This is a predicted structure of an 81-nucleotide RNA (c-di-GMP-I riboswitch aptamer) from Paenibacillus sp.
NCBI's taxonomy places the organism under Bacteria, Bacillota, Caryophanales, Paenibacillaceae, Paenibacillus.
Its mean pLDDT, the model's own confidence on a scale to 100, is 85.

């Protein structure tokens, strides 16, 4: 210096439920709160997947709404053999 993620250490995030708020919905914030997370940091038409379906359409569908805690790209503590 790489670098498996074994032990540990500083320290970080915070799922479910439950309350408020925004939103048509998915969801998002924001408050209890801890189920996991070594990337559980960023990154969403312009890599894949996946949720919604207002509007559109008889209907089937359908994103221009959304998911980063699904993979992926980027970065990035600790770190033994």
């Nucleotide at each position: 210096c790489c670098a498996a993620g074994a032990a540990a250490a500083u320290g970080g995030c915070a799922a479910a439920c439950c309350c408020g708020c925004c939103g048509a919905a998915a969801g998002g914030c924001g408050g209890c709160g801890a189920c996991g997370c070594a990337a559980a940091g960023c990154u969403a038409c312009a890599g894949g997947g996946g949720c919604u379906a207002a509007g559109g359409g008889a209907a089937a569908c359908u994103a221009u709404g959304c998911c980063a805690g699904c993979c992926a790209g980027c970065u990035g503590c600790c770190g033994a053999a």